[in-house]
Context: one part of a larger RNA
RNA sequence: UUGGGCGUAAAGAGCUCGUAGGCGGUCUGACGCGUCUGGUGUGAAAUCCCAUGGCUCAACUGUGGGCUUGCAUCGGGUACGGGCAGACUAGAGUGCUGUAGGGGAGACUGGAAUUCCUGGUGUAGCGGUGGAAUGCGCAGAUAUCAGGAGGAACACCGAUGGCGAAGGCAGGUCUCUGGGCAGUUACUGACGCUGAGGAGCGAAAGCAUGGGGAGCGAACAGGAUUAGAUACCCUGGUAGUCCAUGCCGUAAACGUUGGGCACUAGGUGUGGGGCCAGUUCCACUGGUUCUGUGCCGUAGCUAACGCAUUAAGUGCCCCCGCCUGGGGAGUACGGCCCGCAAGGCUAAAACUC
Numbered sequence: 001u002u003g004g005g006c007g008u009a010a011a012g013a014g015c016u017c018g019u020a021g022g023c024g025g026u027c028u029g030a031c032g033c034g035u036c037u038g039g040u041g042u043g044a045a046a047u048c049c050c051a052u053g054g055c056u057c058a059a060c061u062g063u064g065g066g067c068u069u070g071c072a073u074c075g076g077g078u079a080c081g082g083g084c085a086g087a088c089u090a091g092a093g094u095g096c097u098g099u100a101g102g103g104g105a106g107a108c109u110g111g112a113a114u115u116c117c118u119g120g121u122g123u124a125g126c127g128g129u130g131g132a133a134u135g136c137g138c139a140g141a142u143a144u145c146a147g148g149a150g151g152a153a154c155a156c157c158g159a160u161g162g163c164g165a166a167g168g169c170a171g172g173u174c175u176c177u178g179g180g181c182a183g184u185u186a187c188u189g190a191c192g193c194u195g196a197g198g199a200g201c202g203a204a205a206g207c208a209u210g211g212g213g214a215g216c217g218a219a220c221a222g223g224a225u226u227a228g229a230u231a232c233c234c235u236g237g238u239a240g241u242c243c244a245u246g247c248c249g250u251a252a253a254c255g256u257u258g259g260g261c262a263c264u265a266g267g268u269g270u271g272g273g274g275c276c277a278g279u280u281c282c283a284c285u286g287g288u289u290c291u292g293u294g295c296c297g298u299a300g301c302u303a304a305c306g307c308a309u310u311a312a313g314u315g316c317c318c319c320c321g322c323c324u325g326g327g328g329a330g331u332a333c334g335g336c337c338c339g340c341a342a343g344g345c346u347a348a349a350a351c352u353c
Base pairs, nucleotide, nucleotide: 003324004323005322006321007305008304012320014201015200016199017198021194022193023192025088026087027086028085029084031082033081034080035077036076037075038074039073040072041071042070048066049065050064051063052062053061054060091191092188093187094186095184096183097182098181099180103177104176105175106174107173108172109171110154115149116148117147118146119145120144121143125136126135162169163168206247207246208245209244210243211242215241216240220236221235222234223233258319259318260317261315262314263313266296267295268294269293270292271291272290273289274288275287276286277285278284300307301306325353326352327351335346337344338343
């Protein structure tokens, strides 16, 4: 490389948008590029294969044929693929009518709790632990009442529940704003799928500048424990955690399962719509349909575990990414690019089993 693979053995990019490219619905016409068929030319000789001949045989070798899977050109065919022209509506999108939601951004705002401050009551302890001690407290703590300050997070509702592409999103109100779903079938008429490069988003930690700082709390200090204890436990506590702006670009970024289309038993929950019936309406119940989200399970698949209409089944479907024994190593060097740095991305070999 071919092949075989990628839930857990190596392997799905963290996610989305999208360029090139690859692939692509139904019908008709015409073209004849691919494609199919026939002819002609060419496809050197030798080699190779077949037939036959020559050295006594063979090796070797003469002659003839084949092969030379190809290319060019001419004639024919037109189902399929393609380009061209025309049409369609089942894909895709738009409009209209509804609808659920912690989807996003900004502003304003609420109560509980912790801490601190002030004042009142009050007195000797409090705190902490397995037990203690460090610590706090007669300069009046802890407890309790009243008032005030400030920061951060939003109990109950709350869920196997909702929304988002992923990261993620939860007190309340308002403003701006994205997407989804259902119904309608009015409009466009294949406008689609995927997506190398590329662009954007991307938890936490970290970095820069300026704010903020209640609680928590790396580092650090002290007290314990212990043989030791650079830990686990305790008392403190700085960065940080919060806000604004900019960077970083990584995670067990996980469903460890890339995206799209279609098909393939059911059962049972639950979220959001539509329709029908039980009803006169509502509430509710049953049925049905579309769309999410769980559990169980058939066929099938799987090494097994398990998956099973939310597939890990089926299609030799379409497109991308990735893997190729373990360690060395996601490391070094060199290089490229990015970053303020930390580092990121790309990515070996010797050696060894």